Description:
RNAcentral holds the sequence, with entries from ENA. Predicted 3D model of a 94-nucleotide RNA (Bacterial small signal recognition particle RNA) from a Myxococcota bacterium. A source record names the gene ffs. Of the family's consensus pairs, 93% are formed in the model.
RNA sequence: AGCCCGGCCUCGAUGGUCGGAGCCCGAGAAUCCGCCAGGUCCGGAAGGAAGCAACGGUAUCGGUCGCUUCGGGGUGUCGGGUAACCGGGCUAUC
Repeated sequence: AGCCCGGCCUCGAUGGUCGGAGCCCGAGAAUCCGCCAGGUCCGGAAGGAAGCAACGGUAUCGGUCGCUUCGGGGUGUCGGGUAACCGGGCUAUC
């Protein structure tokens, strides 16, 4: 000096981990929404009004490891790229 291998760097794929969100399950408001048995009120009547409980939903809370998705990095593996730099090997020359 050259070549090869590896590192650093980089792209892609994939796995794992941490966190967020969603699905799922459960809970779920004396104050939210809907619907309002009974009863109450107005009315001569027809009918109307407000509306407790119950029911349904929502806000909200909890949950497993299950799925989906997003994000992070002193994360693993594989494949590709790589001027220079670092390490190793080989060859040649001085």